The prediction has a mean pLDDT of 85. A computed fold for a 251-nucleotide part of an RNA from a Cryomorphaceae bacterium, annotated as large-subunit ribosomal RNA, domain VI. Lineage of the source: Bacteria > Pseudomonadati > Flavobacteriia > Flavobacteriales > Cryomorphaceae.
Context: one part of a larger RNA
RNA sequence: CGUUUGAGAUUUGAGAGGACCCGAUUCUAGUACGAGAGGACCGAAUUGGACGCACCUCUGGUGUAUCUGUUGUGGCGCCAGCUGCAUUGCAGAGUAGCUACGUGCGGAUGAGAUAAGCGCUGAAAGCAUCUAAGCGCGAAACUCACCUCAAGAUGAGAUCUCAUUUGAGAGUCGUUAAAGACGAUAACGUUGAUAGGCUGCAGGUGUAAAGGCAGUAAUGUCAAAGCCGAGCAGUACUAAUUACUCAAAAG
Numbered sequence: 001c002g003u004u005u006g007a008g009a010u011u012u013g014a015g016a017g018g019a020c021c022c023g024a025u026u027c028u029a030g031u032a033c034g035a036g037a038g039g040a041c042c043g044a045a046u047u048g049g050a051c052g053c054a055c056c057u058c059u060g061g062u063g064u065a066u067c068u069g070u071u072g073u074g075g076c077g078c079c080a081g082c083u084g085c086a087u088u089g090c091a092g093a094g095u096a097g098c099u100a101c102g103u104g105c106g107g108a109u110g111a112g113a114u115a116a117g118c119g120c121u122g123a124a125a126g127c128a129u130c131u132a133a134g135c136g137c138g139a140a141a142c143u144c145a146c147c148u149c150a151a152g153a154u155g156a157g158a159u160c161u162c163a164u165u166u167g168a169g170a171g172u173c174g175u176u177a178a179a180g181a182c183g184a185u186a187a188c189g190u191u192g193a194u195a196g197g198c199u200g201c202a203g204g205u206g207u208a209a210a211g212g213c214a215g216u217a218a219u220g221u222c223a224a225a226g227c228c229g230a231g232c233a234g235u236a237c238u239a240a241u242u243a244c245u246c247a248a249a250a251g
Stems, first nucleotide, its partner, number of pairs: 001152001005163007015149004021049007033038001051106005059100004066093005071086006110144003117137004169246004173189005194239003197235005203228003211222004
């Protein structure tokens, strides 16, 4: 821009893509078969490998804005306590998020028409013959069925609701994240929990400083302390103010 008023929602499916895998064990059954050795079809159950999709409850990884320990050196006048730099200085842990080595799920089943093949009936050719007429069975392949996209399918489909110049609706703007290079998408804008802050909880680290007490001291204890990014709630304290622009057949 089109789909011939606009908006919101729900859809049909022309068409396209994805998937389609392979074992082992047990039972049937040491049965059928076979002199024996050996050893099934069919059917049922269980459990794996590789692959794929989703997710983060568990197990791990990462986690340079979390916590702790610690070395050298500089600074805060000194002690104490903090702090800069040294690969995040080094080391030990680690929330959210993202992840696999982790977890869950999947390949099923059935139908149609068939291939090779196996047949029925059956002439040409009084017989025979699956074939010439006719009919049937038959495979991971084909068409459906399973999952996803899909009306720019210009052949532009369908259904429902709402509104309309007395402006439906959309955008600009702002607070943002389940989104993200930017657009876009999604949530919210006081009739408000959208983000920050604060409070509580979860979770991480591991018992802060100061002081008291014990000890000559190191240290221990009061103390599950103190601190804390992303998590979950609550709470209008702060910021989402005011406003502007576009907008359609009809009329």